[in-house]
Molecule: transfer RNA
Organism: bacterium
């Protein structure tokens, strides 16, 4: 340096060819529960979807430039 893959919740993923308010399990927090602590039960909340531009009626998905991350070649 040149090519490919990837970036969504604190963590690990989902989100069907671009379509309606971005969900799901784990944690985390409040109640119940117990003598207590733990299993177990409920129920709230937590997202600029890496960052800038664009196309489009409409982007998490496409296109483009930048970071970050695994790979592969010199």
């Nucleotide at each position: 340096g040149c090519c490919c893959c990837u970036g969504u919740a604190g963590c690990u993923c989902a989100a069907c060819u671009g379509g309606a308010u971005a969900g799901a399990g784990c944690g985390g927090c409040u109640c119940c529960g117990u003598u207590c602590u733990a299993a177990g039960g409920a129920g709230a909340a937590g997202g600029u979807u890496c960052c800038g531009g664009g196309u489009u009626c409409g982007a998490g998905u496409c296109c483009u430039g930048g970071c970050g991350g695994g790979g592969g070649c010199a």